Molecule: small-subunit ribosomal RNA
Organism: uncultured delta proteobacterium
């Protein structure tokens, strides 16, 4: 974009179209070709009238219907597409190889005669459909005879033309060979004679002939699907001769000779198909298609034949067989819808058993007319195309209602109502009302014909008649907005969005892909988009699609170059010159039917639609011309090609010698325990002498070094050295040949290694195979042994990543710079260097190509030429078939059936049991631990009414919880409340409040009683807080979803990274910059660079600390001066010092030497309290993890609303076979205890710290000072130092656990607090496998302190004492940076992803075999029929005969050949199907 469409919903009306695409399936029934009396004989019945002996006759109808004879038609018109791949069609052409009823037009002509047969009547045979027989009879039926031409034949002639066959055109002799008569007028002229007839005349038919127009046949060039997994077809086949046939050529047929014809340009064979004009598409090329419409063509149940005819092998003829159907008296008969209706049936599907011959057109007639399912209309069907309509104006409160909402409002929407109009269409009406019709026949003038004024023709005239559609379009005019809009779509593609239900469920999908609780994609629902009497969906076709590429594609890597060569046919080929005209260009005719497209114009009101002219039909074909290119012919030429001479270079090939290494092995000598082998080993060899070694000798195979991106060859391949034979290439000479030339479909030949056969051979190495290791295993990797094979010969195979993954050839397009041959040039004594010319090889690389990486004179650049291949991916290089092979196996070569990708180059990232470079307490090198015990916690897990959630590798488990006896608490049991425990607004009523009963576990309920305040205001009263009722809008919720979210945090990781702007380069993704050399803790500095800047990050500014100054001096301090005390900064006073707490100063590689790139910056050195970032802390980039939190808090959305809410009480988070993390104390003597005795730091404190004092052994209690804190208090610091005792043991180690007495917090210490005192004294003797922290004031060890917190700390968070030992180094292991590789990963290696095997399913190959289709050959059969023959039976016409009869033609009737069904046999092709079986595909 289309359509003979079909199916879903929905539907108002007209035109104009269209309507079995399936079963060429089967057909009831009606109708679809007859007509003529002007060709011919015969001729009713019923009916009315009349008559009547009632039996019937007779008139009209009527010479009517029906039938026959005959003449024309039935071959046309209609159908339908089976079949045909063909001279079937379509085109140009032939016919000198032809026919042609009927029409036209000319030329003659029609003389005279004969026997029949229907119909009829009679007999008769059948159910029935048919028929036998004998008898009559007419013709325009039929038959002879005459006559006949320039027509036909035969034999001879001439002219012209000729394709040499022949044709033509004229003329001679001689044969045969024709007719029909009907009608209507009329008597001029004959004959009978009112008027006949013969005759004339008129038509019309007739009969020869010539020539036309239609039509047909036949014969030729072009053209005209698909396989080549169809490759060889063929015997009437090819041709010739004779005949025979036919209108005619012709093997169309027969006989004979002759061996031919066809075929890669696709024969034969198999599939499918009716061809065209035309129609869709489409920018054209072109694909794809043949409805209606128009030409041809074939068919008519299926298959064979043939009459008739002017045509037929005939759709509504005939014979025959076959299936089917029907009829039947069972004997025998009928019958053919692919005409028009209609029926079944089939199918997703396709109409009325209609009117009418009124128009067009056929038939037959002289007409009139009859006939006509051809046509013309009607009806049915949105099936198409085209038009109209469903109303118009107005109408804002923007109305109700829906829907939506941030709640304000939007939107549905001028829509609607509402007013005012209109009548297309449509209802009921009414009135008018077409075109198509033109006439023919008659009438009347006129002409022609005639002997006529008839009759007939024609030409004018003009009265009348004819309509199926149909009272139909169509027009007036009456009354009503009334009865008249749907159908798909809203995720992109694509025009059009919201809600709300669903919850990977229901369902959508054309592709991509929605749906797992916020779905613009599934339903619905408002809204909106588009199309509209439609609207989507299925199917088809052709576009897009340059995806089969003529126009117009490729083939290094994405599919594609044959493994390489010779090479046939084919295809293309150098310069010059005449000529030819075959492709080519041009003019001209002829033809390309018509509709169709297309322009114009015109008619239906207008489109659709129809008519008229015009163009156009790109073709073909016949001529006249031109000669540039091709081509052809001839003729030169020498550049391509070849050949000569003449020199070297080469692992080129083939043969036969021969040579040293070297392995092994055999002899023999030395010699003595090992050898050999690996990562380690064992298997193996060896004391019967191995391995090592020396001599010697045997075999067989490679040939080190020389060797080189060097060389040879077409490729495979080719390496010792010598000979011999032999091929190609190259350089130089310029002599000859003159285009010979390239490619090259088939086709022949070479072809690595494995294999294969036969015969050698067999040293090494060495599949298979044995052992040995390794491994979980190890049918391998590695080790010892070992056959084939490897090697020769002579024959096969015929493939390799046969790779440059790159066919051959040829010309043209910057160069540089190895290298290998030969040549020349300059030099020189030579040889090199150097310049340069051919040919090979390599690198690098401009233009220019490439997707890109690359390729670049050895192109993958710029052009030709010829071959080969390719067309998503997987089935699959399979399957069948063929051909090759001894076999493996090769060559050629699908397909159902899946998938939406497969691939291919780059590009970023991850990743790597890659590389390279650095860093981390990453490993080492040290110390302490944890893992083993008791407890403490915290977590699984079990367990419970309940054991409340949440965290789960690091990065969840002393985490949330910085502190669960009640609270807290979310859990659970019980007992309540329901507007609620707490908020807001409203109304009442009360001040708020306090108290004291009752029941109750309590919460709640329930009763009393106190008791009136504050601000306004004269007073009444009004306000504000506040407590109680009540009612409503509502609270509430630790109830889900962290995977809807804000905000906080965790982690990589304090790792050094993480990006922008311009610019540049890139088709782009994306690069550069950020890489690169250094250098650092650092993308940290410098240095170079197509990069130049810039931001977040580092680092620095911020804190603490570590030295000093300044400044200040109390609560802090006391050095000096006083003063007092047992003693103390106690006091006077000091501001020095400490010390507080402000504000500075210092450290910047600033400075010396070395090293570095005159550089960052490193090493080393002064100087300093610090040295190189001085220690330490706050600080966390882009992002990652859908990491965590809805149970801090906020918050969408569900979800509960006498409860999932909210109060009480008890109970639970404290449970206990267990297992894991995290700590504590320990195992002891570096130690335990006792006893003395010294030095901090930071903090805390009014519901609090609490001195001193005094009870208690003690936790503590009592009383109490003091201090809101540099002043008071906490508060004793401990290790440590001094001393005593313990001595190595489950102890004076170690403190669990237990009992009993108590203390303090609290309303309350039962479940479930610390803590004290006496008693008890459990594991436990330093810890397996693994692991963990830590590099310096750190580990470890000591203790203090605070948060929480009534009480309760081994946890946390801080603070000081003491105070180590190591770090060779960076190979590993972990993390992690930076380049750089590879990738097939991208949810990124925890990815990706192969095979078996297990199950469903789906297609297919094989398959013993079965069961159809079609078709070869060979027999057998042989209906009808035509032919040939024969014809003893029959026999009117013509002949002979006087006749009888006889001939000649004919029939029946038999026989041959030909043949269709059928048969029987074997072959081939194909298709179902099949136990079983094989590999594929999908899950």
């Nucleotide at each position: 974009a289309g359509c003979g469409a079909a199916c879903g919903u929905u539907a108002g009306c007209g035109g104009c179209g269209g309507g079995c695409c399936u079963a060429a399936c089967a057909c009831a029934u009606g109708c679809a070709a007859g007509u003529c009396g002007u060709a011919c004989g015969a001729g009713a019945a019923a009916g009315u009238u009349c008559c009547u002996u009632c039996g019937g006759g007779a008139a009209c109808c009527g010479g009517u219907a029906a039938a026959g004879u005959g003449g024309c038609g039935c071959a046309c018109g209609g159908g339908u597409g089976a079949g045909u791949a063909a001279c079937a069609c379509g085109u140009a052409g032939g016919u000198a190889a032809c026919c042609a009823c009927c029409c036209c037009u000319c030329c003659g002509g029609c003389g005279g005669g004969g026997g029949a047969c229907a119909a009829c009547u009679u007999u008769u045979c059948g159910a029935a459909a048919g028929g036998a027989a004998a008898g009559c009879u007419a013709a325009u039926a039929c038959c002879g005879c005459a006559u006949a031409a320039g027509a036909c034949c035969a034999c001879a002639c001439u002219g012209c033309c000729u394709u040499c066959g022949g044709g033509u055109a004229g003329a001679g002799u001689g044969g045969g060979a024709a007719a029909a008569g009907a009608u209507g007028g009329c008597c001029u002229c004959u004959u009978c004679a009112u008027g006949a007839a013969a005759g004339c005349u008129a038509u019309c038919u007739c009969c020869g002939g010539a020539g036309g127009a239609c039509g047909g046949g036949c014969c030729u060039g072009c053209g005209u699907c698909c396989c080549a997994u169809c490759a060889g077809c063929u015997u009437g086949u090819u041709g010739g001769u004779a005949a025979g046939g036919u209108a005619a050529u012709g093997g169309c047929u027969u006989a004979c000779c002759a061996a031919g014809g066809c075929g890669a340009a696709g024969a034969c064979g198999g599939g499918u198909a009716g061809c065209u004009g035309g129609u869709c598409u489409g920018a054209g090329a072109g694909g794809a298609u043949g409805a209606u419409c128009a030409g041809c063509c074939a068919c008519a149940c299926u298959g064979g034949u043939a009459c008739u005819g002017g045509a037929a092998c005939a759709c509504g003829g005939a014979c025959c067989a076959g299936a089917c159907u029907c009829c039947u008296g069972c004997g025998g008969g009928a019958g053919g819808c692919a005409g028009c209706a209609g029926u079944g049936a089939g199918g997703a599907a396709u109409a009325u058993u209609g009117g009418g011959c009124a128009a067009u057109g056929g038939g037959c007639g002289c007409a009139a007319g009859c006939c006509u399912g051809a046509c013309c209309c009607a009806g049915c069907c949105a099936c198409g195309c085209c038009g109209c309509g469903u109303g118009a104006g107005u109408g804002a409160u923007g109305a109700a209602g829906g829907c939506c909402u941030u709640c304000g409002g939007g939107u549905u929407g001028u829509a609607a109502a509402g007013c005012u109009c209109u009548g297309u269409g449509g209802g009921a009406g009414a009135g008018g009302g077409a075109a198509g019709a033109a006439a023919a026949g008659a009438c009347g003038a006129g002409a022609g014909a005639u002997a006529a004024u008839a009759c007939c023709u024609c030409u004018c005239g003009g009265a009348a008649u004819u309509g199926a559609c149909g009272g139909u379009a169509c027009c007036u005019u009456u009354c009503c907005a009334g009865a008249a809009a749907g159908c798909a779509c809203c995720g992109g593609c694509u025009a059009a969005c919201u809600c709300u239900g669903u919850g990977c469920c229901a369902g959508c999908a054309g592709c991509c892909g929605c749906g797992g609780u916020a779905a613009g994609a599934c339903a619905g629902a408002g809204g909106g988009u588009g199309c509209a009497a439609a609207c989507g969906u299925u199917g088809c076709u052709c576009g897009g699609a340059a995806u089969u590429a003529c126009u117009g594609g490729g083939c290094g890597u994405a599919a594609a170059g044959c493994g390489c060569g010779c090479g046939u046919a084919g295809g293309c080929g150098g310069g010059c010159u005449u000529g030819u005209a075959a492709g080519u260009c041009g003019g001209a005719a002829g033809u390309g039917a018509a509709a169709u497209c297309c322009c114009u114009g015109g008619g239906c009101u207008c489109a659709a639609c129809c008519c008229a002219g015009g163009a156009a039909c790109u073709g073909c074909u016949u001529u006249c011309g031109a000669a540039a290119c091709u081509a052809c012919a001839a003729g030169c030429c020498u550049u391509g090609a070849g050949u000569g001479a003449u020199g070297g270079a080469g692992a080129g090939g083939g043969a036969a010698g021969u040579g040293g290494a070297a392995u092994u092995c055999u002899u023999g000598g030395u010699g003595u325990a090992g050898a050999g082998g690996u990562g380690a080993a064992a298997u193996u060899c060896g004391u019967a002498g191995a391995u090592a070694u020396c001599a010697a000798g045997a075999g067989g195979a490679a040939c080190a070094u020389c060797u080189g991106u060097g060389g040879c060859g077409a490729a495979g391949g080719c390496g010792g050295c010598u000979u011999c034979c032999u091929g190609g290439a190259c350089a130089u000479c310029u002599a000859c040949u003159g285009a010979c030339g390239c490619u090259g479909a088939g086709g022949c030949g070479c072809g690595a290694a494995a294999g294969u056969g036969u015969g050698g051979g067999g040293a090494g190495c060495a599949a298979a195979c044995a052992g040995g290791a390794u491994u979980a295993g190890a049918u391998a990797c590695c080790c010892u042994g070992g056959u084939a094979g490897u090697c020769c010969a002579c024959a096969c195979c015929g493939u390799a990543a046969a790779c440059g993954a790159u066919g051959a050839g040829u010309g043209c397009u910057a160069g540089g710079u190895g290298u290998c041959g030969u040549g020349g040039g300059u030099a020189u004594u030579g040889a090199c260097c150097c310049c340069u010319a051919c040919g090979g090889u390599g690198c690098c690389g401009u233009a220019g190509c490439u997707a890109a990486c690359g390729c670049g004179u050895u192109a993958a650049g710029c052009a030709c030429u010829c071959c080969g291949c390719c067309u998503g991916g997987g089935g699959a290089g399979u399957a069948c078939g063929g051909c090759c092979g001894c076999a493996a196996g090769g060559c050629u070569a699908a397909a159902a059936c899946u998938c939406a990708a497969a691939g291919g180059a780059a590009u970023u990232g991850a990743c790597g049991g890659g590389g390279g470079c650095c860093c981390g307490c990453a490993c080492a090198a040290g110390c302490a631990g944890u893992g083993g015990a008791g407890c403490a916690u915290g977590u699984g897990g079990u367990u419970u009414a309940a054991u409340u959630c949440g965290a789960c590798g690091c990065a969840a488990c002393g985490c949330g919880c910085a502190g669960a006896a009640c609270c807290u608490u979310a859990c659970c049991u019980a007992g309540g409340c329901u507007a609620g425990a707490a908020a807001a607004g409203c109304a009442g009523a009360g001040a708020a409040u306090c108290c004291c009963g009752c029941a109750g576990a309590a919460a709640c309920g329930u009763g009393g009683g106190a008791g009136u305040g504050c601000u306004c205001g004269c007073a009444a009263g009004a306000g504000a807080a506040c407590u109680c009722u009540g009612a409503u809008c509502c609270a509430g919720g630790u109830g889900c979803u962290g995977c809807a979210u804000g905000g906080c945090u965790g982690u990589c990781g304090u790792c050094a990274g993480c990006u922008c702007g311009u610019g540049u380069c890139g088709u782009g993704a994306g690069a550069u910059g950020u890489u690169g050399g250094g250098u650092u803790a650092a993308g940290u500095c410098c240095c170079g660079c197509a990069a130049c800047g810039a931001g977040c990050g580092c680092a620095a500014c911020c804190u603490c600390u570590a030295u000093c100054c300044u400044u200040a001096g109390u609560u802090g301090c006391c050095a000096g001066c006083g003063a007092g005390u047992a003693a103390u900064g106690u006091c006077g006073g000091g501001a020095a010092c400490u010390c507080u707490a402000a504000g500075g100063a210092g450290a910047c590689u600033g400075c010396c030497g070395g090293g570095g790139u005159g550089a960052a910056c490193c090493c080393g050195g002064a100087g300093g309290a610090a040295g190189g970032u001085g220690g330490a802390g706050a600080u966390g980039a882009c992002g990652u993890c859908a990491a965590g939190u809805c149970c801090u808090c906020a918050u969408g959305g569900c979800c509960c609303u006498u409860a999932u809410g909210u109060c009480u009480a008890g109970g639970g988070c404290u449970a206990c076979a267990c297992a894991c993390g995290u700590g504590c104390u320990a195992c002891a003597a570096u130690g335990g205890u006792c006893g003395g005795u010294a030095c901090a730091a930071a903090g805390u404190g009014c519901u609090g710290c609490g001195a001193a004092c005094u009870a208690g052994c003690g936790a503590u209690a009592g009383u109490a000072a003091g201090c809101g804190a540099a002043u008071c208090a906490c508060a004793a610091a401990a290790a440590g130092c001094c001393g005593g005792c313990c001595u190595c043991a489950g102890u004076a180690c170690g403190g669990a656990u237990u009992g009993c007495a108590g203390u303090c917090u609290g309303c309350a210490a039962c479940u479930c607090g610390a803590c004290u005192g006496c008693a008890u004294g459990a594991a436990g003797g330093c810890g397996g496998a693994a692991u963990u922290g830590c590099u310096a004031g750190u580990a470890a060890u000591c203790g203090u302190u605070g948060a929480u917190c009534a009480g309760c700390a081994g946890g946390c968070a801080a603070c000081g004492g003491u105070g180590a030992a190591u770090a060779c180094g960076u190979u590993c292991c972990c993390g992690g940076g930076c380049c750089u590789u590879g990738u097939a990963c991208a949810c990124a290696c925890c990815g990706c992803c192969c095979g078996u095997c297990a199950c469903a399913c789906c297609a297919u190959g094989g398959g013993a075999g079965u069961c159809g289709a079609g078709u070869g050959c060979u027999c057998c059969a042989g209906a009808a029929g035509u032919g040939g023959c024969c014809g003893u039976g029959c026999c009117a016409a013509c002949c002979c005969g006087c006749a009888a009869g006889g001939g000649a033609a004919g029939c029946a009737g038999g026989u041959c050949c030909c043949c269709a069904a059928g048969g029987a046999g074997u072959g081939c092709u194909u298709g179902g199907u099949a136990a079983c079986u094989g590999g594929g595909g999908u899950g």